This is a predicted structure of a 525-nucleotide part of an RNA (small-subunit ribosomal RNA, 5' domain) from an uncultured prokaryote.
Context: one part of a larger RNA
RNA sequence: GAUUGAACGCUGGCGGCAUGCCUAACACAUGCAAGUCGAACGGAAACGAUGGAAGCUUGCUUCCAGGCGUCGAGUGGCGGACGGGGGAGUAAUACUUAGGAAUCUGCCCAGUAGUGGGGGACAACUCGAGGAAACUCGAGCUAAUACCGCAUACACCCUACGGGGGAAAGCGGAGCUUCGGACCUCGCGCUAAUGGAUGAGCCUAAGUCGGAUUAGCUUGUUGGUGAGGUAAUGGCUCACCAAGGCGACGAUCCGUAGCUGGUCUGAGAGGACGAUCAGCCACACUGGGACUGAGACACGGCCCAGACUCCUACGGGAGGCAGCAGUGGGGAAUAUUGGACAAUGGGCGCAAGCCUGAUCCAGCAAUGCCGCGUGUGUGAAGAAGGCCUGCGGGUUGUAAAGCACUUUCAGUAGAGAAGAAAAGCCUACGGUUAAUAGCCGUGAGUCUUGACGUAACCUACAGAAGAAGCACCGGCUAACUCCGUGCCAGCAGCCGCGGUAAUACGGAGGGUGCAAGCGUUAAUC
Numbered sequence: 001g002a003u004u005g006a007a008c009g010c011u012g013g014c015g016g017c018a019u020g021c022c023u024a025a026c027a028c029a030u031g032c033a034a035g036u037c038g039a040a041c042g043g044a045a046a047c048g049a050u051g052g053a054a055g056c057u058u059g060c061u062u063c064c065a066g067g068c069g070u071c072g073a074g075u076g077g078c079g080g081a082c083g084g085g086g087g088a089g090u091a092a093u094a095c096u097u098a099g100g101a102a103u104c105u106g107c108c109c110a111g112u113a114g115u116g117g118g119g120g121a122c123a124a125c126u127c128g129a130g131g132a133a134a135c136u137c138g139a140g141c142u143a144a145u146a147c148c149g150c151a152u153a154c155a156c157c158c159u160a161c162g163g164g165g166g167a168a169a170g171c172g173g174a175g176c177u178u179c180g181g182a183c184c185u186c187g188c189g190c191u192a193a194u195g196g197a198u199g200a201g202c203c204u205a206a207g208u209c210g211g212a213u214u215a216g217c218u219u220g221u222u223g224g225u226g227a228g229g230u231a232a233u234g235g236c237u238c239a240c241c242a243a244g245g246c247g248a249c250g251a252u253c254c255g256u257a258g259c260u261g262g263u264c265u266g267a268g269a270g271g272a273c274g275a276u277c278a279g280c281c282a283c284a285c286u287g288g289g290a291c292u293g294a295g296a297c298a299c300g301g302c303c304c305a306g307a308c309u310c311c312u313a314c315g316g317g318a319g320g321c322a323g324c325a326g327u328g329g330g331g332a333a334u335a336u337u338g339g340a341c342a343a344u345g346g347g348c349g350c351a352a353g354c355c356u357g358a359u360c361c362a363g364c365a366a367u368g369c370c371g372c373g374u375g376u377g378u379g380a381a382g383a384a385g386g387c388c389u390g391c392g393g394g395u396u397g398u399a400a401a402g403c404a405c406u407u408u409c410a411g412u413a414g415a416g417a418a419g420a421a422a423a424g425c426c427u428a429c430g431g432u433u434a435a436u437a438g439c440c441g442u443g444a445g446u447c448u449u450g451a452c453g454u455a456a457c458c459u460a461c462a463g464a465a466g467a468a469g470c471a472c473c474g475g476c477u478a479a480c481u482c483c484g485u486g487c488c489a490g491c492a493g494c495c496g497c498g499g500u501a502a503u504a505c506g507g508a509g510g511g512u513g514c515a516a517g518c519g520u521u522a523a524u525c
Base pairs, nucleotide, nucleotide: 001525002524003523004522006521007520008519009518010517013372014371015370016369017368018367019365020364021330026328027327028326030325031324032323035078036077037076040075041074043071044070047069048068050065051064052063053062054061055060056059085283087281095207096206097205098204099203100202103200104199108196109195110194112192113191114190115189116150118148119147125140126139127138128137129136130135156165157164158163170188171187172186176181209255210254211253216246217245218244221243222242223241224240225239226238227237228236258280259279260278261277262273263272264271265270285306286305287304288303289302308319309318310317311316336362338361339360340359344358345356346355347354348353375405376404377403378402385396386395387394388393409466411461412460413459414458419452424446425445427443428442429441430440431439432438469514470513471512472511473510474495475494476493480509481508482507483506484505490497491496
């Protein structure tokens, strides 16, 4: 000199854009953060509409009706493995770069084949029982895209090449109807197998902090054969056999640490760091375990153990903010128990839509960067006052006052884009099709949708009106005098100042440097 997720002191007008627990991976009150689908199912607790009945106060109350809009609880499907958080552990099962073969992959895309016919249950519900509660038990009824057989199966799997094994589910809509339903055309699904895309698992090589006051380490250890296990290779596991494997090119041990793109500095080479943003990893009160599933050994799932907190009728139960806010604590120190799903994105759904503390916004903080303002011109009687003085004067100083202007920003009032494109409805053409249904693509029309927002931008109004401080002035280092003090009080980054004329302490006048900041401290180059 540059820089910072900074803090402290003094001061503080506005806006834009960023950033904001670096410490206790300490403990957490409260609310919210993952639901959705009635176009899978049986149904009907609540609300509403409609119809009926009763009462009457004549427009209200009660009752009935799943026939309707819908829908609590339940069965079932998909999603809770994404998104969000902090960095404890980890020196290599991680990360970065470059390769590899023995693998899986829900939703999505392409094309192929199919979607036939049956069965028995279990919730909900009803009845009964236990318990303080959490909840649990028994009996009975019932549906399905829940579950299980049968048929068929080109491809698929096994094979001794004779053969054997193994699937599925329906729902909605239009037209048809004898109102039972049939039909197959359409849409959404389902099953089998193939290819792709995406995601994930595995292997190899090189690189990746300090310590030798850590020199030897290792028995599933190193390799082989066989078996098991896995989606898959492999001592991954096991049985048997061999005795290997690593190490001064630093094994093992100890300490420290998430890694990278990058950030800061520097002319560069380097050095230091790894906040925000992005990729990967590991973690979710501590330790262990599996279940389900395409995917987890699962932050807001389950089981066991432990510590802690809470409820209890003492028998037993409940919980996990390193999600967003917020509280206590720790600390020099770090924000609101805010708004909205309008946009972007995600989950579910045919869709309408619902959910979304992701996200977009607002609030707080000079924490940082950038921009703007605090007026402009004129004005010598060089006013008054202050300070200095050699008492003549000098300086503050065109500074002020005065005169003439301007109105950025803030204030008040008005006006006011863009962020909104879609989806929906209606319709034209083209494709699909037996089809003028439906679906898909393109276009015209229509209907709306904004948290921010009393916003941006613009116009008008009034009046210089509301807006300057901080540090320093001995040398380094830009900037000097007076008074007070008297080795005292004090200053200080280094050299050093102060013991009666201190440009170095304290005050004042003046000056210098930066400026809504200025200094100090800490840290890095």
Its mean pLDDT, the model's own confidence on a scale to 100, is 83.